[in-house]
RNA sequence: GAAUCUGUGGCGCAAUGGUAGCGUGUCUGACUCCAAGUCAGAAGGUGACGUGUACGAUUCACGUCAGAUUCC
Numbered sequence: 001g002a003a004u005c006u007g008u009g010g011c012g013c014a015a016u017g018g019u020a021g022c023g024u025g026u027c028u029g030a031c032u033c034c035a036a037g038u039c040a041g042a043a044g045g046u047g048a049c050g051u052g053u054a055c056g057a058u059u060c061a062c063g064u065c066a067g068a069u070u071c072c
Stems, first nucleotide, its partner, number of pairs: 001071007010024004018055001026042006048064005
C1' cells in the first nucleotide's frame, strides 16, 4: 500500500428492511436468624461516527474512525 471481516446495555452474543431480544451481571422485594439459593419485579442500548436510498434502516449504499486476519 491492497483485500476481507468485525464494531449492538457492565460483559458475551442474536435478530438482518417493520418502532432491539437472550444469557450473565447490577438494584429492589418475598422466602431464610444471616449468607447462599430460588421466585417476582425494575433499571440500563437512539445500535462506532456521518451522509444518502426508502413510507420505514441495527439491517442496504458511500465516506470516516478503531480493531482482527491475509497478501505485497